[in-house]
RNA sequence: GGGCGUAUAGCUCAGUUGGUUAGAGCGCACGGUUCACAUCCGUGAGGUCACAGGUUCAAGUCCUGUUACGCCCA
Numbered sequence: 001g002g003g004c005g006u007a008u009a010g011c012u013c014a015g016u017u018g019g020u021u022a023g024a025g026c027g028c029a030c031g032g033u034u035c036a037c038a039u040c041c042g043u044g045a046g047g048u049c050a051c052a053g054g055u056u057c058a059a060g061u062c063c064u065g066u067u068a069c070g071c072c073c074a
Base pairs, nucleotide, nucleotide: 001073002072003071004070005069006068007067010026011025012024013023019057028044029043030042031041032040050066051065052064053063054062
């Protein structure tokens, strides 16, 4: 330098044919349970869907570019 892949909550990851409100587990906060802690149960907070642009009535999802990371080729 070229090709391919990945980027969604603090972490690990889902997200169907583009469709109305973006989710799970763990973690965190609060409450219950306990003498207390842990476990368990309940409630809640937490999101620029990497960034920019485009297509569309509508984009996490499609297209283009950029950035970061990984793999392969030279």

Predicted 3D model of a 74-nucleotide RNA (transfer RNA) from a Thermomicrobiales bacterium. The prediction has a mean pLDDT of 81. Its Rfam family is "tRNA". By type it is a transfer RNA. Rfam links the family to the GO term triplet codon-amino acid adaptor activity.